This is a predicted structure of a 101-nucleotide RNA (TPP riboswitch aptamer (THI element)) from Alkalibacillus haloalkaliphilus. Lineage of the source: Bacteria > Bacillati > Caryophanales > Bacillaceae > Alkalibacillus. It was read from a public genome assembly, where an Rfam model found it. The model forms 96% of the base pairs in the Rfam consensus. Its mean pLDDT, the model's own confidence on a scale to 100, is 76.
RNA sequence: CCGAUCUACUAGGGGAGCAUGGUAUUGCUGAGAGGUCUUUGGACCGACCCUUUGAACCUGAUCUAGGUAACACUAGCGUAGGGAAGUGGAAUGGUUAGUUA
Repeated sequence: CCGAUCUACUAGGGGAGCAUGGUAUUGCUGAGAGGUCUUUGGACCGACCCUUUGAACCUGAUCUAGGUAACACUAGCGUAGGGAAGUGGAAUGGUUAGUUA
């Protein structure tokens, strides 16, 4: 000096779904399904995830095939179109140079 990986700070981005007989101090999936206010459009706050090495998230999409009670899930679409970054620290290891023996 480089560096898989981990991490801190600051800044930014993002979503909050499904529920058959139970309808809500409940169950399911998930990292996350929360709280307050409200003119019910939304606003703010919190947790969580993600930030170009970018499937966090949005669009296509009330998409296509399978699957479920439904969501979830699997595959496709997808080398699609968009999408929010800077500064430090640690670090197996690698490289270069120097010093000492």